[in-house]
RNA sequence: CGAGCCCAUCGGACGGCCGCUGCGCGUUGCUCGCCAACCACAGAGGAAAGUCCGGACUCCACAGGGCAGGGUGCUGGAUAACGUCCAGGCGGGGUGACCCGACGGAAAGUGCAGCAGAGAGCAGACCGCCCAAGCCGUCGGCCGAGCCCGGCGGCCGGCAAGGGUGAAACGGUGGUGUAAGAGACCACCAGCGGCACCGGUGACGGUGUCGGCUUGCAAACCCCACCCGGAGCAAGGCCAAGCAGGGACGUCGGUUGCCCGCCGUAUGGUCCCGGGUAGGCCGCAUGAGCGUCACGGUGACGUGGCGUCGAGAUGGAUGGCCGUCGCCUGCCGUAGCCGGCAGGUCACAGAAUCCGGCUUACAGAUGGGCUCGCACC
RNA sequence: GCGGGCGUCGUUCAAAGGCAGGACCUCAGAUUUCCAUUCUGACGAUGCCGGUUCGAUUCCGGUCGCCCGCU
Numbered sequence: 001c002g003a004g005c006c007c008a009u010c011g012g013a014c015g016g017c018c019g020c021u022g023c024g025c026g027u028u029g030c031u032c033g034c035c036a037a038c039c040a041c042a043g044a045g046g047a048a049a050g051u052c053c054g055g056a057c058u059c060c061a062c063a064g065g066g067c068a069g070g071g072u073g074c075u076g077g078a079u080a081a082c083g084u085c086c087a088g089g090c091g092g093g094g095u096g097a098c099c100c101g102a103c104g105g106a107a108a109g110u111g112c113a114g115c116a117g118a119g120a121g122c123a124g125a126c127c128g129c130c131c132a133a134g135c136c137g138u139c140g141g142c143c144g145a146g147c148c149c150g151g152c153g154g155c156c157g158g159c160a161a162g163g164g165u166g167a168a169a170c171g172g173u174g175g176u177g178u179a180a181g182a183g184a185c186c187a188c189c190a191g192c193g194g195c196a197c198c199g200g201u202g203a204c205g206g207u208g209u210c211g212g213c214u215u216g217c218a219a220a221c222c223c224c225a226c227c228c229g230g231a232g233c234a235a236g237g238c239c240a241a242g243c244a245g246g247g248a249c250g251u252c253g254g255u256u257g258c259c260c261g262c263c264g265u266a267u268g269g270u271c272c273c274g275g276g277u278a279g280g281c282c283g284c285a286u287g288a289g290c291g292u293c294a295c296g297g298u299g300a301c302g303u304g305g306c307g308u309c310g311a312g313a314u315g316g317a318u319g320g321c322c323g324u325c326g327c328c329u330g331c332c333g334u335a336g337c338c339g340g341c342a343g344g345u346c347a348c349a350g351a352a353u354c355c356g357g358c359u360u361a362c363a364g365a366u367g368g369g370c371u372c373g374c375a376c377c
Numbered sequence: 378g379c380g381g382g383c384g385u386c387g388u389u390c391a392a393a394g395g396c397a398g399g400a401c402c403u404c405a406g407a408u409u410u411c412c413a414u415u416c417u418g419a420c421g422a423u424g425c426c427g428g429u430u431c432g433a434u435u436c437c438g439g440u441c442g443c444c445c446g447c448u
Base pairs, nucleotide, nucleotide: 001373002372003371004370005369006368007367008366009365010364012325013324014323015322016321017320018319020043021042022041024039026038027037028036029035045348049359050358052357053356054355055354056353057232058231059230060229064260065259066258067257069228070227071226072225073224074088075087076086077085078084089103090101091100092099093098104223105222109221110220111217112216113215126163127162128159129158130157134155135154136153137152138151139150140149141148171189172188173187174186175185176184190214191213192211193210194209195208196207197206198205199204236282237281238280239279245273246272247271248270249269252264253263254262255261289308290307291306292305293304294303295302296301326346327344328343329342330341331340332339333338378447379446380445381444382443383442384441387401388400389399390398395431403419404418405417406416407415424440425439426438427437428436
């Protein structure tokens, strides 16, 4: 210098004017109401999004038992919890920094593997290889003949090495062996399983030995281990205003489905039809909060000290204009640094009970650490 | 805001993980003097992006769109 990897931060800045929302033991006004005006202060995000997980909170038994159902899935930790995070193991990719992995069990059982192909799951013989045993034909030999010997061809058979099909064809290489062959046998190698020992909390790794044990699919049923009660702030509670009742059930209803259990229940309950309302307040902004420092831990994180308060709408506020600077694009000038002019929807997108995550979208800018290549000293 | 469901030819419906099929529509041909009916044939699709699998409309994840319920 070029090409890359990982982590983190920001994601227009400043000033003025006019609006909008909230808030204030501020000031003023009145029709007195937390109404209006003025003043001061505050006013979107890293994802506020998707609503995919997990919790807090609220109500239903302070959440019960069984079955069904759903979820998660290497190991050990972190955490309020998680499908998240951290560390490690194993597998895969990359020269490397590093990245990716739904990664329990296929030797519990069931099931699936279309087409092609001879054969697709304790398989199979189309081409091919072989005629050792048996049989037939033919030729030759022994003087002739034959139930003898040899050659050739075939039948009955043997084989699975090679060809071919397929995503996948029962492990690979070499040898022994044979008529030809084959884990049929032997040596070595790859994998799997059993046992023993060693290291590790563990996943797992290493060594030795034994067994010829060797297709894949569990994001197919299933088995194993662990977890899960339901509903959701339109939860739920309070106040105000208004209306017209009628019908069904007889034990019904609530607790996701079923059974049990529990709770409520006659001035009652549930459901349906009809009628009325379309208002206000709480929940609701101090929280597993944020920043910083110290300590413990490899780390996620935890503990403690100090500092700090940072939106709250309800048809839903957070906007518009101007100026300067920045950024981007185009043009012109210049050898170049650079300068001038013009233009710009200046990325993705916007709170709605609140948190922890994941995922998705995103122009650009900045900082730190690291890798590879080339060149020079 | 919260919760639930669904995406297949132009439309409406199918499809045990194994060549995506019917009906209507459209187009062409036949029949008819012409039109309609009828017959024959053709065109035409799994919302999109990944993953599992030899193989995905189907199973899993993400994303986009549509529909419904709750005051």